Notes
RNAcentral holds the sequence, with entries from ENA. Predicted 3D model of a 69-nucleotide RNA (transfer RNA) from Wenzhouxiangella sp. NCBI's taxonomy places the organism under Bacteria, Pseudomonadati, Chromatiales, Wenzhouxiangellaceae, Wenzhouxiangella. It matches the Rfam family "tRNA". Rfam links the family to the GO term triplet codon-amino acid adaptor activity. Rfam classes the family as a transfer RNA.
RNA sequence: GGCUACGUCGCUCAGCAGAGCGCGGCACUCAUAAUGCUGAGGUCGGUGGUUCAAAUCCACCCGUAGCCA
Numbered sequence: 001g002g003c004u005a006c007g008u009c010g011c012u013c014a015g016c017a018g019a020g021c022g023c024g025g026c027a028c029u030c031a032u033a034a035u036g037c038u039g040a041g042g043u044c045g046g047u048g049g050u051u052c053a054a055a056u057c058c059a060c061c062c063g064u065a066g067c068c069a
Base pairs, nucleotide, nucleotide: 001068002067003066004065005064006063007062010021011020012019013018023039024038025037026036027035045061046060047059048058049057
């Protein structure tokens, strides 16, 4: 340099912005853990385009991984 795949909350993932773990608060306990209840956290990598409507489709850029040279 070329090709392919991927990029979503702190982590792992799903896709009707959702789950589990993690984090904050409360309950339980002498206390901690476990458990239960509850809450916060996302301009879905960036910029444009298509569409009534885009995390999802298209282009370019950025990043990660693999293959080829």